[in-house]
This is a predicted structure of a 347-nucleotide part of an RNA (small-subunit ribosomal RNA, central domain) from a metagenome. The prediction has a mean pLDDT of 86. Rfam family: Bacterial small subunit ribosomal RNA.

Context: one part of a larger RNA
């Protein structure tokens, strides 16, 4: 390379928009690039199967191939191309609807921890048990006032809402995006996406503030054979704010994305339609989320309309185990490192 694969054996890109590509609905008529069909591609050599030389090498007879060619003829299903039409895809429009979706601004209670005041006296804290530690210079309980920063109990839920990362007090602005009805408009305008571009938890970085509670490092106490821990008492960076890098992770459903097919029962969220006087309920339905499950996949565990089934297009990947996600190079960063990515040797 071919085949095979990628939920847990190696193997889905964190996620998304999107270029070029690859691939795409339906029904008409022409066109004929692809595509078929005759022409044509000497013999010999190559292949197969006989046949001749005592056998091979040789020789020979049919076959097959000769994957190739065109200002040569046809074919017109299916590809492509032109053209003209359509509504199931996808969008628009009107209407309804849920939602912790993003962003800035105000605002609010509790709890901590400090700082004054009051009353008040000997202890508090901690622990397996202690000690460091704080406390007669009034601590700890316990009232009252101030002040900071940071997180939002209940609600609260295999609820919700996002492409994913992620979002959770309350209210304002201003903003994305979904779902449902209707079936007016458009009229194949689609799908994936090599590069690229944006986004992207934590920790880390740069600057400049802020700093209440944790709380990497660090100093103590303790435990220990030791204890560079685990348990205790402090504690800086950092958590927090802007504005700017980093760009990674068990970024996981360890499962890429669209479409379309394929038994069921059952709970839930957010619409609809239907019948009853309304409600509850009750059948139908569209959309999301969970459970169990036929069939059929699977090595087994599982998996089953949110598939890992059956099938089609595309992009990303994998190819024994260590050396190694490492070294050289390269691109990116301020750096810390990201990325891309080897051999040698050795089992």
């Nucleotide at each position: 390379c071919u085949g095979g694969g990628c939920g847990u054996a190696a193997a889905g890109g964190g996620u998304g928009c999107g270029u070029a590509g690859g691939c795409g609905g339906a029904c008409a008529u022409g066109u004929a690039u692809g595509u078929c069909g005759a022409g044509u591609a000497a013999a010999a050599u190559c292949c197969c199967a006989g046949g001749g030389c005592u056998u091979a090498a040789c020789c020979u007879u049919g076959g097959a191939a000769c994957u190739g060619c065109g200002c040569u003829c046809g074919a017109a299903a299916c590809u492509g191309c032109a053209u003209g039409u359509c509504u199931a895809g996808a969008g628009u429009a009107u209407g309804u609807c849920a939602g912790a979706g993003g962003u800035g601004g105000g605002c609010g209670g509790a709890a901590u921890u400090c700082c004054c005041g009051g009353a008040g006296u000997a202890g508090c804290g901690g622990u397996g048990a202690a000690a460091u530690g704080c406390g007669u210079a009034g601590a700890g309980a316990u009232c009252g006032g101030g002040a900071a920063g940071a997180a939002c109990a209940c609600c609260a839920g295999u609820g919700g809402c996002g492409a994913a990362g992620g979002c959770g007090g309350c209210u304002c602005a201003c903003u994305g995006g979904g779902a449902c009805a209707u079936a007016a408009c458009u009229g194949a305008c689609g799908c994936u996406g090599a590069g690229g571009c944006a986004c992207g938890a934590a920790a880390g970085c740069g600057u400049g503030g802020g700093g209440a509670g944790c709380g990497a490092a660090c100093g103590g106490g303790a435990u220990u054979a030791g204890a560079u821990a685990c348990c205790c008492c402090g504690g800086u960076a950092g958590u927090c704010c802007a504005c700017g890098c980093c760009g990674u992770a068990a970024a996981c459903g360890a499962u890429g994305g669209a479409u379309a097919c394929u038994a069921g029962a059952u709970g839930u969220c957010a619409g609809g339609u239907u019948a009853u006087u309304u409600a509850a309920c009750a059948a139908c339905u569209u959309g999301g989320u969970g459970u169990c499950g036929a069939a059929g996949c699977a090595a087994a565990c599982g998996u089953g309309a949110u598939a890992a089934g059956u099938a089609u297009c595309c992009c990303g990947c994998c190819u024994g185990g260590g050396g190694a996600g490492u070294a050289c190079g390269g691109u990116c960063g301020c750096a810390a490192g990201a990325u891309u990515a080897a051999a040698a040797c050795u089992c």